[in-house]
Background: RNAcentral holds the sequence, with entries from Rfam and Ribocentre. The RNA shown here (c-di-AMP riboswitch aptamer (ydaO/yuaA leader)) has 132 nucleotides and comes from Smithella sp. SCADC. It matches the Rfam family "c-di-AMP riboswitch aptamer (ydaO/yuaA leader)". Rfam links the family to the GO terms regulation of gene expression and cyclic-di-AMP binding. The organism belongs to Smithella, within Bacteria. The coordinates come from a structure-prediction model, not an experiment, and the mean pLDDT is 76.
RNA sequence: CAUAAUCCAAUGCCUAAUCCUGACUUACAGGAGCGGAGGAACCAUUUUUUUCGGGGCGCAUCGCUACGGCGUAGGGUAAUCUCUUCGACCCGAGCCCUUCAGCUAACUUCGCAGGCUUCGAUGAGGAGAACC
Numbered sequence: 001c002a003u004a005a006u007c008c009a010a011u012g013c014c015u016a017a018u019c020c021u022g023a024c025u026u027a028c029a030g031g032a033g034c035g036g037a038g039g040a041a042c043c044a045u046u047u048u049u050u051u052c053g054g055g056g057c058g059c060a061u062c063g064c065u066a067c068g069g070c071g072u073a074g075g076g077u078a079a080u081c082u083c084u085u086c087g088a089c090c091c092g093a094g095c096c097c098u099u100c101a102g103c104u105a106a107c108u109u110c111g112c113a114g115g116c117u118u119c120g121a122u123g124a125g126g127a128g129a130a131c132c
Stems, first nucleotide, its partner, number of pairs: 012116003018032005033112006043102001053100001054097004062071003074091004081125003085121003
């Protein structure tokens, strides 16, 4: 000097998954905010009633396949934020309910986890800090 790994901190990213208060190292509680589910009338549905079962969260759906994968609806990508346009690169999973749920006012109820750390350009608009 370079490379790799590990640890700590910062900054930010995906996501609803953040903040505050009490209590406090035993266990537990509440609030705000952001999300999800169930649930009338009216309307809709004409139906798989344990079987062609049905349904929910989520961007994650669908097609083809020589079973190796290939595409695709859709979704994501740091340097104040948002939007337009053009590229480039990625993801395109998984889990849950259990015979049951359309919409749905009142009402009821649940979640706030997990995983990561640089992508460039273009035009426009807005917000906003500090100081006094």